Transfer RNA from Sedimentisphaera salicampi, 74 nucleotides, folded computationally. The prediction has a mean pLDDT of 80. It matches the Rfam family "tRNA". Rfam classes the family as a transfer RNA.
[in-house]
RNA sequence: GCGCUCGUAGCUCAGUUGGAUAGAGCGUUGGAUUCCUAAUCCAAAGGUCGCAGGUUCGAAUCCUGCCGGGCGUA
Numbered sequence: 001g002c003g004c005u006c007g008u009a010g011c012u013c014a015g016u017u018g019g020a021u022a023g024a025g026c027g028u029u030g031g032a033u034u035c036c037u038a039a040u041c042c043a044a045a046g047g048u049c050g051c052a053g054g055u056u057c058g059a060a061u062c063c064u065g066c067c068g069g070g071c072g073u074a
Stems, first nucleotide, its partner, number of pairs: 001073007010026004019057001028044005050066005
């Protein structure tokens, strides 16, 4: 260089063939409980879905280019 693959919350990931408000677990914060802590329970915050275009009534999902990680190949 070329081919394949991955990129979604602080971390690990789900998200069926495009469909309506983008989710889970862990973590964080607040509260309940406790003499205190841990554990447990309740609640909340946190996302330009890697970036930029395109297609579409509608894109995390399809198409193109670019960026980054991994694997293969010379």